[in-house]
RNA sequence: GCCACCCGCGCGGGAGAGAGCGAGGCUCCCGAAAGGAUGGGCCUCGCCGCCGAAGGCGCAACCGGCCCCCGGAAACGCUCAGGCAAAAGGGCCGCGCGGGAAUU
Numbered sequence: 001g002c003c004a005c006c007c008g009c010g011c012g013g014g015a016g017a018g019a020g021c022g023a024g025g026c027u028c029c030c031g032a033a034a035g036g037a038u039g040g041g042c043c044u045c046g047c048c049g050c051c052g053a054a055g056g057c058g059c060a061a062c063c064g065g066c067c068c069c070c071g072g073a074a075a076c077g078c079u080c081a082g083g084c085a086a087a088a089g090g091g092c093c094g095c096g097c098g099g100g101a102a103u104u
Base pairs, nucleotide, nucleotide: 005100006099007098008097009096010095011094012093013092018048020047021046022045023044024043025042026041027040028039029036030035049084050083051082055080056078057077058076062072063071064070065069
């Protein structure tokens, strides 16, 4: 001190699945008020259908070891959580920066 390895940060990209149904509340609009048609937005609860790429779990492919036991663990499986217009998030990929480890 370069590449590759691990972690963190920043930028860019990033899939899938109903803008579902019902009820309640608030608000926007008109009105002096009472009140009012329908629509938009937000929140809560319930119901049905669905997705898997935050997380989580698995009796799990696969990998390792002191090997019939133990450890690690997937893009597989489960959907608890999360999600199903937009926004946010998003495995993973690329670039940059910082740190660590290892080797020479």